The RNA shown here (c-di-AMP riboswitch aptamer (ydaO/yuaA leader)) has 126 nucleotides and comes from Aneurinibacillus terranovensis DSM 18919. Lineage of the source: Bacteria > Bacillati > Caryophanales > Paenibacillaceae > Aneurinibacillus terranovensis. Of the family's consensus pairs, 95% are formed in the model. The coordinates come from a structure-prediction model, not an experiment, and the mean pLDDT is 75.
RNA sequence: AAUCAAAUAAUGCCUAAUCCAUCUAUGGAACGGGGGAACCAGUUAUAGGGGUGAAAUCGAACAAUCGGUCGGGAGCCUUUCAACCGAACCCGUCAGCUAACCUCGGAGGCAUAAGAAAGGGAGAAA
Numbered sequence: 001a002a003u004c005a006a007a008u009a010a011u012g013c014c015u016a017a018u019c020c021a022u023c024u025a026u027g028g029a030a031c032g033g034g035g036g037a038a039c040c041a042g043u044u045a046u047a048g049g050g051g052u053g054a055a056a057u058c059g060a061a062c063a064a065u066c067g068g069u070c071g072g073g074a075g076c077c078u079u080u081c082a083a084c085c086g087a088a089c090c091c092g093u094c095a096g097c098u099a100a101c102c103u104c105g106g107a108g109g110c111a112u113a114a115g116a117a118a119g120g121g122a123g124a125a126a
Base pairs, nucleotide, nucleotide: 011111012110013109014108018029019028020027021026031105032104033103034102035101040096048094049091050090051089052088056069057068058067059066060065070086071085072084076120077119078118079117080116081115
C1' cells in the first nucleotide's frame, strides 16, 4: 500500500413493521391486512379455490438454462439508458365488490454508499 473477514457506533436502505406509556405482566398510537349487505358483477363447481407480497406471463430447450413482455428497489426529486432482482409463507373445500360491523399484523433482513446522461430543486459562497 492492496485485498479479505469480524465487531461497535453513526448514517442510510427493503418493508405496514416505527413510536409512546408502564406496576416490566403488558397496554396504546402511527401505519398496514383480512372477513363482511343492498346495488352491480359473475357461470364456476376437484384438474379444487383463495390470501399476503413486486415476485407474474409466454416461448424455446430438456436441465433447472436462455429469450420476450410485464413487475420491483436503488442515497434530494423526475425521466431515459444500462446493470441487478422477480422469493417465501399462509387458509383449508371456503371467501367477487361491499356501508354498518367483526378481526389480525405492527416482524425480520441488508449496506459503504449500483453506474451514466438530461431537467428540476435545496444549500453554501461571492